[in-house]
Molecule: transfer RNA
Organism: Bacteroidota bacterium
RNA sequence: GGAGAUGUAGCUCAAUUGGUAGAGCGUCGGUCUGAAAAGCCGAUAGCAUAGGUUCGAAUCCUAUCAUUUCCA
Numbered sequence: 001g002g003a004g005a006u007g008u009a010g011c012u013c014a015a016u017u018g019g020u021a022g023a024g025c026g027u028c029g030g031u032c033u034g035a036a037a038a039g040c041c042g043a044u045a046g047c048a049u050a051g052g053u054u055c056g057a058a059u060c061c062u063a064u065c066a067u068u069u070c071c072a
Stems, first nucleotide, its partner, number of pairs: 001071007010025004019055001026044006048064005
């Protein structure tokens, strides 16, 4: 330099191919206990960035950024 893959919550991952973004673990508060753990209830927080298409975009298109694989 060329080609491809990936980017969603603090972490690991979904989202049935365009129609209100979810799970598990974690964190915080409450409950329970003599105390703690476990259990139960509640809360916490996100679509890499910028444009485009569309009534509507995590999803389609373009560019950029980051990580990664292959080729040279």